[in-house]
RNA sequence: AGAGUUUGAUCCUGGCUCAGAACGAACGCUGGCGGCGUGCCUAACACAUGCAAGUCGGAUGCGAACGGGGGUUUCGGCCCCUGAGUAGCAUGGCAGACGGGUGAGGACCACGUAUCUGACCUGACGCGCGAUGGGGGAUAGUCCUGCGAAAGUGGGUUGAAUACCGCAUACGCUCUUUUCUGUCGAGGGAAAAGAGGAAAGUUGGCCUCUCCAUGGAAGCGAAUGUCGCGUGAGGGGGAUGCGUCCUAUUAGUUAGUUGGUGGGGUAACGGCCUACCAAGACGGCGAUGGGUAGCUGGUCUGAGAGGAUGAUCAGCCACACUGGGACUGCGACACGGCCCAGACUCCUACGGGAGGCAGCAGUGGGAAUUUCGCACAAUGGACGCAAGUCUGAUGCAGCAAUGCCGCGUGUGUGAAGACGCCUUUCGGGGUGUAAAGCACUGUCAGGAGGGACGAAGAGCCGGAGGGUGAAGAGCCCUUGGGUGUGACGGUACCUCCAGAGGAAGCCCCGGCUAACUCCGUGCCAGCAGCCGCGGUAAGACGGAGGGGGCAAGCGUUGUUCGGAGUUACUGGGCGUAAAGCGCGCGUAGGCGGCCUCACAAGUGUGACGUGAAAGCCCCCGGCUUAACUGGGGAAGGGCGUCGCAAACUGUGGAGCUUGAGUGUCGGAGGGGGAUGCGGAAUUCCUGGUGGAGCGGUGAAAUGCGUAGAGAUCAGGAAGAACGUCGGUGGCGAAGGCGGCAUCCUGGACGAACACUGACGCUGAGGUGCGAGAGCGUGGGGAGCGAACGGGAUUAGAUACCCCGGUAGUCCACGCCGUAAACGAUGGGUACUAGGUGUGGGGGCCGAGAUGGUUUCCGUGCCGGAGCUAACGCAGUAAGUACCCCGCCUGGGGAGUACGGUCGCAAGGCUGAAACUCAAAGGAAUUGACGGGGGCCCGCACAAGCGGUGGAGCAUGUGGUUUAAUUCGACGCAACGCGCAGAACCUUACCUGGGCUUGACAUGGUCCUGACAUCGGGUGAAAGCUCGAGUGCCUUCGGGCCAGGAUCACAGGUGCUGCAUGGCUGUCGUCAGCUCGUGUCGUGAGAUGUUGGGUUAAGUCCCGCAACGAGCGCAACCCUUGCCCUUAGUUACCAGCAGGUGAGGCUGGGGACUCUAGGGGGACUGCCGAUGUGAAAUCGGAGGAAGGUGGGGAUGACGUCAAGUCCUCAUGGCCCUUACGCCCAGGGCUACACACGUGCUACAAUGGCCGGUACAGAAGGAAGCAAGAUCGCAAGGUGGAGCCAAUCCCGAAAACCGGUCUCAGUUCGGAUCGGAGUCUGCAACUCGACUCCGUGCAGGUGGAAUUGCUAGUAAUCGCAGAUCAGCACGCUGCGGUGAAUACGUUCCCGGGCCUGCAACUCGACUCCAUGAAGUCGGAAUCGCUAGUAAUCGCGGAUCAGCACGCCGCGGUGAAUACGUUCCC
Repeated sequence: AGAGUUUGAUCCUGGCUCAGAACGAACGCUGGCGGCGUGCCUAACACAUGCAAGUCGGAUGCGAACGGGGGUUUCGGCCCCUGAGUAGCAUGGCAGACGGGUGAGGACCACGUAUCUGACCUGACGCGCGAUGGGGGAUAGUCCUGCGAAAGUGGGUUGAAUACCGCAUACGCUCUUUUCUGUCGAGGGAAAAGAGGAAAGUUGGCCUCUCCAUGGAAGCGAAUGUCGCGUGAGGGGGAUGCGUCCUAUUAGUUAGUUGGUGGGGUAACGGCCUACCAAGACGGCGAUGGGUAGCUGGUCUGAGAGGAUGAUCAGCCACACUGGGACUGCGACACGGCCCAGACUCCUACGGGAGGCAGCAGUGGGAAUUUCGCACAAUGGACGCAAGUCUGAUGCAGCAAUGCCGCGUGUGUGAAGACGCCUUUCGGGGUGUAAAGCACUGUCAGGAGGGACGAAGAGCCGGAGGGUGAAGAGCCCUUGGGUGUGACGGUACCUCCAGAGGAAGCCCCGGCUAACUCCGUGCCAGCAGCCGCGGUAAGACGGAGGGGGCAAGCGUUGUUCGGAGUUACUGGGCGUAAAGCGCGCGUAGGCGGCCUCACAAGUGUGACGUGAAAGCCCCCGGCUUAACUGGGGAAGGGCGUCGCAAACUGUGGAGCUUGAGUGUCGGAGGGGGAUGCGGAAUUCCUGGUGGAGCGGUGAAAUGCGUAGAGAUCAGGAAGAACGUCGGUGGCGAAGGCGGCAUCCUGGACGAACACUGACGCUGAGGUGCGAGAGCGUGGGGAGCGAACGGGAUUAGAUACCCCGGUAGUCCACGCCGUAAACGAUGGGUACUAGGUGUGGGGGCCGAGAUGGUUUCCGUGCCGGAGCUAACGCAGUAAGUACCCCGCCUGGGGAGUACGGUCGCAAGGCUGAAACUCAAAGGAAUUGACGGGGGCCCGCACAAGCGGUGGAGCAUGUGGUUUAAUUCGACGCAACGCGCAGAACCUUACCUGGGCUUGACAUGGUCCUGACAUCGGGUGAAAGCUCGAGUGCCUUCGGGCCAGGAUCACAGGUGCUGCAUGGCUGUCGUCAGCUCGUGUCGUGAGAUGUUGGGUUAAGUCCCGCAACGAGCGCAACCCUUGCCCUUAGUUACCAGCAGGUGAGGCUGGGGACUCUAGGGGGACUGCCGAUGUGAAAUCGGAGGAAGGUGGGGAUGACGUCAAGUCCUCAUGGCCCUUACGCCCAGGGCUACACACGUGCUACAAUGGCCGGUACAGAAGGAAGCAAGAUCGCAAGGUGGAGCCAAUCCCGAAAACCGGUCUCAGUUCGGAUCGGAGUCUGCAACUCGACUCCGUGCAGGUGGAAUUGCUAGUAAUCGCAGAUCAGCACGCUGCGGUGAAUACGUUCCCGGGCCUGCAACUCGACUCCAUGAAGUCGGAAUCGCUAGUAAUCGCGGAUCAGCACGCCGCGGUGAAUACGUUCCC
């Protein structure tokens, strides 16, 4: 100090996450020792039990018992002494207000800091002065006696004090009055007079004085108390300035409230309290309300500024079961005191009582926090003269790895390196000097022994000196000697003994982030802080080996700070990322021109005070070190006081004119408001002419029209809007403003002077204006036109298009207050290169112009520096600065909910959270895509020729079937494909029969001796089994070879082509794909490769921040076309000669053809034109060939996880008497059907018959086979010749002649029957061919679709590979041999350039609308029901009355249930 994560990549914005440190922690795994710290963060929840505050006999009254000894006794006991003036009870004094705990409350002078107290108090302590005289009456306790369960309490007797109360005296005390003095102010100080207020004794010693007279005392002197006053120290009370959390979705609060006067109260000021008077006080600088919280020194973090925190230690505060209250006291409104009330718990005899762990331990509770420990030895405290007592303060120990620190778990040596384990390419590598072994050491723990510091003492014993004193007494002080006290402690520490012996784990290993492999698992199980891993080769899951990190700990979780400049004071932003209020006016506030004087508030500087200790930092010490700790120093924001300075800010005074404003003159303008007027158009009405359509659209229809539309003419009516001018022109703050005229009115601008004299800028709240839509009331309504109706479109069409049409649009008045109210850019001022338009005004030059130049104000464009993430902005800034306001802080939820407020409503303003995501976003880049654009190619279309799709057959595929129909290939780019040839074999499939080191390879060990060969049995064969038979060499050990057994291993056409190599297809023989250096850009990238031409071509030329280069293109290669040369056998035969029926047949020739070697030739080379005097194109000449002559081979970077594990190779996985191997038979040849590729046809450009010609290329020994012969033929017999320019392998279409005559035929040949041939071990499943007979479908083929641009298509045959045989397929070969191309709009594919973007598609989300179901709410209606209730009346029972009973009438519910509609 940064890193990961948005994208294909980039830069930016922005959030999320990580690495660090820390902790009073908890949990998981593990655990040797010691030192020093720390340890209820939760329930201020409830508490059993014990302890935590007592002490003083030198203030006082009393005063045991058990025990021991003695005596006595009636043997029950009693008495005396001791224990002992002890324990204990009580009065009194002091303490209990400290110490210890906790953080509930409290937002407050509670805390912190600095001050004030002239407005106050102070026990005990120190110092000083003075005093301590003389009396009195009670009471507790004891004893007696009641009440009560208890707690407790009543009466009486006796009876003390340093308890209590008077009296006297007292001062410098208090109060009152008066005078003086002092201060900024005040209750200060001094003096006088008057009034008032004190006390207590106790102890020890002595006899000098006095009294009693041995001895003692009221005497002496001492100690200690007591009282008054003053003072000091320390402590406390009160007041003030400043500082101290969140919330405005809390904006107004307040009646003792604010102030005054009098009084009260207090130690003291004060509305602290009270009476009266006044009406104030607080608040946007946040009152009041709500929420939260003990504050601080400090602690953690951070570079700091900050942020978080307030355990332990220290200071302060508050509290003590909850609430209230006072008493005592120097001090309390009192943790272990009192009273009252409440809750809870406990006791009870039910009448009443008791209690308060937030003291120390301990219990429940809780994720979680210890022992019901020891001691007062030390330190400190209370009391006491003291000894001493008390002290859960404290000192220690115990428990807990809870933290920090230290130590150990051994050290040295020891192999080219054991075993084991892991891994491996099987060679090895790792663990690893690690272990073992050898040689040592001895920390810690263990055993034994020794053994501190912390302790100073106090007191006591005795000595010396001094003070007091009458005294050598006593007391006090000083000094030295002796005695004398340790919880910790079985301590620390030291020595000895023994022996490597007892002592290592945890987390991690995909990136961030140090550390890698194997196995298992197979989107399962699981991991995960973020990104993300896991779907059969997981370095991310689980295990193992290895490694990394830390280490008696290590991880996880939680929390805080950091990183986060991610709230930005230091230190951010707002054109497009989140963010400028829609725009003015203006209040508070903030900021503010020039000169001068004064002051000194801010500011600067110096000094003083404070800033507790501890802590942090530095230095020096003490524990073996460290942690820890002792001493010293430094530092410390801030606050206060006193000086000095006067630049700046401020304040006050005096001025100035440049900011601002006023006046004068002038022109420009759709600025605003009101009134009136105008023409064109539209629609409607009336009338005329006229007669069939009009209208509308992509095309239509709805609509209008014979009741006369549309068209046209004339007249009339109405409303709205104002053409041309008109312009990135004008005006206005914005919204906005456009016919003409008049009236009223605002602002800006220019020119020149005069005046005022900073009067300014911004502007929270506030207030006004504010398009459109919408709302209210009343008008108006031509056109247009939400909603709505109809017609079309469509899968649908709640849309786009069309025909209609209501609100509305218009006017007046009143609301609303929002817009992409945008320049997505707040206002003001100043400064900072230029260029060029335009609107308004002015100056100068010029005779003048529509000219030139200049200046001010506005409005545009381009562009430099600068800025910016980039895009871009750029004097009208998004530059450089200053001032003021507003706003932002990840996306969604959401501008939603709730609250408030405004509004008639619609709704506006203000404005969250839960939850959820790891992103959301801005700008730019590259590619791809589009029913975007431009340019250009290609049998791409078009123009043609022939096909496919229909038929039959062949073949491949799908499907189906099957024991099996082996497998692969699936758009182009699978489908006559792998297969250049499945009857067996092939063969991988199926059924059945067999073999197990195997059909095949290598090696080790053992046995045999050959192996071969021959034979028998069985069998479908394979195989099994039986028999005959039995090598070579030798140094006799054995070796070679073969067979058998066994061990390693073989074998697999089993899986994964998505683990791979190799090979191949395809885009595409398309013209592209890149690199180096340079340059541009923050970067991805760009440039080059774009542009202008040209080409088949990124081919070439020109231009250019590019210059070059590579892979591709082209060329080089093969073949073909022309010529030359060389060479002539098997090829050839012109000339010469011979010869035949004929024939290069023969001699010969080397001319020709040909063969096959080598050359030449073609290069836009030449000419002309065009073009940029370019490249190139066009035309021409010559030439066999002309612009790449034709054809082939050749396939850039890459794409398709394309194809192939069944060619081969290969990782991994799987099988191993089988998923290997052998054999027989079957299958791959199935068949309702569908598709692809072909063949043959449908006929006369033809079929058939007869005749006559002409190739090329290839092949041939298990071969090609001539002539001859047999057969209708396939073919047979036979065999010359040929290992091939020698021999063999029959060309057909064509041509000539004849016939058929448009017909399912003399077309077509499927299918079937019969008979054969050939190959082969074997043609049944399942070969080809021949002959005879049979003679199907089919009459040129729907939608659709394919090939081809010249020796091409079409058509004709021939050959070859494979192959025993099998060809309509494939690969080649030649013969005959066309038509058409205007052209590039369109279809398909491709290349280059280029603009847009939230492209398109899917998913998800959101919005709108609709529907179904369901839930809820409110309401209506029905029903409950004319019921209940209520009012009135009547009647019965009854002597009578009655609210009871029976009945009539009036008024008249609720609830449940159901329906409907709405939200």
A computed fold for a 1463-nucleotide RNA from a metagenome, annotated as small-subunit ribosomal RNA. It matches the Rfam family "Bacterial small subunit ribosomal RNA". Rfam links the family to the GO terms structural constituent of ribosome and ribosome. Its mean pLDDT, the model's own confidence on a scale to 100, is 84.